[in-house]
Context: one part of a larger RNA
RNA sequence: UUAUGUUUAAGGAACUCGGCAAAUUGACUCUGUACGUUCGCAAUAAAGAGUACCAUAUUUAUAUGUGAUUUUAUGGUAGCAUUAAAGAGAAAGCAAUGACUGGUUAUCAAAACCACAGGACUCUGCAAAUUUAUUAAAAUGUAUAGAGUCUGACGCCUGCCCAGUGCUUAAAAAUAAUAAGUAUUAGUGUAUGCUAUAUCUUAUAAAUCUAAGUAAACGGCGGUUCUAACUAUAAGAAUCCUUAGGUAGCGAAAUUCCUUGACGGGUAAAUUCCGUCCUGCAUGAAUGGUGUAACAAUUGCUUUACUGUCUCAAACAUAAAUUCA
Numbered sequence: 001u002u003a004u005g006u007u008u009a010a011g012g013a014a015c016u017c018g019g020c021a022a023a024u025u026g027a028c029u030c031u032g033u034a035c036g037u038u039c040g041c042a043a044u045a046a047a048g049a050g051u052a053c054c055a056u057a058u059u060u061a062u063a064u065g066u067g068a069u070u071u072u073a074u075g076g077u078a079g080c081a082u083u084a085a086a087g088a089g090a091a092a093g094c095a096a097u098g099a100c101u102g103g104u105u106a107u108c109a110a111a112a113c114c115a116c117a118g119g120a121c122u123c124u125g126c127a128a129a130u131u132u133a134u135u136a137a138a139a140u141g142u143a144u145a146g147a148g149u150c151u152g153a154c155g156c157c158u159g160c161c162c163a164g165u166g167c168u169u170a171a172a173a174a175u176a177a178u179a180a181g182u183a184u185u186a187g188u189g190u191a192u193g194c195u196a197u198a199u200c201u202u203a204u205a206a207a208u209c210u211a212a213g214u215a216a217a218c219g220g221c222g223g224u225u226c227u228a229a230c231u232a233u234a235a236g237a238a239u240c241c242u243u244a245g246g247u248a249g250c251g252a253a254a255u256u257c258c259u260u261g262a263c264g265g266g267u268a269a270a271u272u273c274c275g276u277c278c279u280g281c282a283u284g285a286a287u288g289g290u291g292u293a294a295c296a297a298u299u300g301c302u303u304u305a306c307u308g309u310c311u312c313a314a315a316c317a318u319a320a321a322u323u324c325a
Stems, first nucleotide, its partner, number of pairs: 001320008010311002014309001019306001027051005036041001038153001052077006078082001090304007097296002102114002118151007130137002154291004159221003164218002166214005174208002178203004183199002185196004222240005249283001250280001261277005
């Protein structure tokens, strides 16, 4: 000096990105227990008290019991200390996200990612759709079934747009590779015939085109000017463009550039945090919107307790490195 431990005056997070690490708490019995709530929970909430041994009495239940086990009361004894060592939750509050249990980057990430029950759409009538190189699977199933896609408990809800892209449905017409046919024409040949930049006839699928439908399909959801008898603001008016112009909600948000927005709370003092406002650079409804009890080795903030994290270091034990002998 390093590592692992033990202890520490006064203070007690002043440390630090951050209480990281350490400390505190801890068993059993009794008392007692808030907000919220899907009435199940929350909850070991929180907050308190007790615990040894001896004597006397009492008590429980079983038993063949002078034994064993159990409860309580009173009194006494010893100590700093009686679950006397060891082992054994720190607690509370406000928000964000995801409902939950579960799964995940074997070997730096466990999460707000994945999954999930629930919800919805699409395809499929069984020789099913779908998957597969094949036997086959789907299924010894049959639309309350099977397959694909999105969302993600529950509560309240899920607005407008089919112009574009996609999908579905529909009738007629046009286009055409190709195939078939017969006859004509031309060439050639003795000939059955053969050949063709020729002509005609017949048969046609998908596709293209057109129309309608469809957004829990991919997606999208405006601008300018003016106006009320203080001012300000604009219910309202005008105008341009569009397929339609963002509804309910939420909102400086895990989304807010300007920005440490403004106001309030908390602090002596806070770019964080909580509440409110709305001027949403660039929120918004199953690419789900917004709430939500319970849950979480999740994320941000606060408080109590606690402490060598720190003010500011010190001593000791063990092991190692180094130096000297």